[in-house]
The prediction has a mean pLDDT of 81. This is a predicted structure of a 71-nucleotide RNA (transfer RNA) from Dendrobates leucomelas. Rfam family: tRNA. NCBI's taxonomy places the organism under Eukaryota, Bilateria, Teleostomi, Sarcopterygii, Dendrobates.
RNA sequence: UAAGAAGUAGUAAAAUGGAAUUACAGGGAGUUUUGAUCUCUCAGGCACAGGUUCAACUCCUGUUUUCUUAA
Numbered sequence: 001u002a003a004g005a006a007g008u009a010g011u012a013a014a015a016u017g018g019a020a021u022u023a024c025a026g027g028g029a030g031u032u033u034u035g036a037u038c039u040c041u042c043a044g045g046c047a048c049a050g051g052u053u054c055a056a057c058u059c060c061u062g063u064u065u066u067c068u069u070a071a
Stems, first nucleotide, its partner, number of pairs: 001070007010024004018054001026042005047063005
């Protein structure tokens, strides 16, 4: 310099355009003599900006960060 891939909760990942789900972690309650386990419950997120669309994590463009490949 060129090409490709990726960016989603604290962490790791899902999600045919009808609006975000799971596990672990965290808070609270219950069970237990206590702890652990188990049960219930709560909070927390689509890299940024624009566009298309009735409707965008999803499609398009640009920017940014990381990774890979080639020179």